Large-subunit ribosomal RNA, domain IV from a metagenome, 327 nucleotides, folded computationally.
Context: one part of a larger RNA
RNA sequence: CCGCGGAGAAGGAACUAGGCAAAUUAAUGCUGUAACUUCGGGAUAAAGCAUGCCCACUUCGGUGGGCCUCAGUAAAUUGGUUCAACCAACUGUUUAACAAAAACACAGGGCCCUGCAAAAUCGUAAGAUGACGUAUAGAGCCUGAUACCUGCCCGGUGCUGGAAGGUUAAGGAAGGAUGUUCGGCGCAAGCCAAAGCUUCUGACUGAAGCCCCAGUAAACGGCGGCCGUAACAAUAACGGUCCUAAGGUAGCGAAAUUCCUUGUCGGGUAAGUUCCGACCUGCACGAAUGGUCUAAUGAGUUGAACACUGUCUCCUCCGCGAGCCCG
Numbered sequence: 001c002c003g004c005g006g007a008g009a010a011g012g013a014a015c016u017a018g019g020c021a022a023a024u025u026a027a028u029g030c031u032g033u034a035a036c037u038u039c040g041g042g043a044u045a046a047a048g049c050a051u052g053c054c055c056a057c058u059u060c061g062g063u064g065g066g067c068c069u070c071a072g073u074a075a076a077u078u079g080g081u082u083c084a085a086c087c088a089a090c091u092g093u094u095u096a097a098c099a100a101a102a103a104c105a106c107a108g109g110g111c112c113c114u115g116c117a118a119a120a121u122c123g124u125a126a127g128a129u130g131a132c133g134u135a136u137a138g139a140g141c142c143u144g145a146u147a148c149c150u151g152c153c154c155g156g157u158g159c160u161g162g163a164a165g166g167u168u169a170a171g172g173a174a175g176g177a178u179g180u181u182c183g184g185c186g187c188a189a190g191c192c193a194a195a196g197c198u199u200c201u202g203a204c205u206g207a208a209g210c211c212c213c214a215g216u217a218a219a220c221g222g223c224g225g226c227c228g229u230a231a232c233a234a235u236a237a238c239g240g241u242c243c244u245a246a247g248g249u250a251g252c253g254a255a256a257u258u259c260c261u262u263g264u265c266g267g268g269u270a271a272g273u274u275c276c277g278a279c280c281u282g283c284a285c286g287a288a289u290g291g292u293c294u295a296a297u298g299a300g301u302u303g304a305a306c307a308c309u310g311u312c313u314c315c316u317c318c319g320c321g322a323g324c325c326c327g
Base pairs, nucleotide, nucleotide: 002321003320004319005318006317007316008315010313011312014311019308027051028050029049030048031047036041038145052067053066054065055064056063057062068072080306081305082304083303084302085301086300087298088297092104093103108143109142110141111140113138114137120129121128122127147292148291149290151223152222153221156220157219158216159215160214161213162212165211166210167209171205172204175201176200177199179197180196183192184191185190224242225241226240227239228238251285252282263279264278265277266276267275
């Protein structure tokens, strides 16, 4: 000097990113127990008291008396507590070996598909899963207990339905053309040229789809700007105008979202970029990509307090074990 363990005057978080670590608490019995609440909880809330041994009596539950210690849950095992906010309802699951969470799951809610040889999935197929199930079933997607709710937009994209019109493939096909030549004409070169075959062309016919017409947002998604106006000023219930498919409703809001920003006001502190309560000027909240509140729960995140302490002021000592030095 290092590691592990023990003790510490006075103070008691002044340490620090942060009470990290340590300390406190702890058992059993009795008394007692708040806000809030989904009436189950919260709750071992909190807070307080008792605890050994001997004798006598006893209704066997205890009662009375006595003894010793610094100390009677004498060691060990063995909750620190409270207040407030955020997120997630909860128990659960997860990155085996840097992340345990607010992520995943969840019960509950919704949409959509599927009538059974089901849909969906694997496979070229046979076949299999679904399921030896049958819409109170099965598959897919989203949301995520409960409570109160879930506004407007179908123009775009998607999906569903529709079939009048437009467009449209292979195939079919009247007609037309090319090559060939039975035949005819010509002195010849050659010309005309039926049928068949061949190569091409082709009016017309021809489904779904697309265009089109509707519906649908707990489908993907979206949810404005400018100007003026009230008898101080300020503000604008009101008016005008442009654009849009429609212009953000309820609720919440400097928020896990706020750039400016340490916004402003209030609270807490002697002093508070954090925290709590408000305000609303929401750069850039917002309703199952769910919105808002919420008891309980949490090795979650944040702020505060009590208790407690070597975290610190400020370090000291002891034990054990290394290292190092000396022999």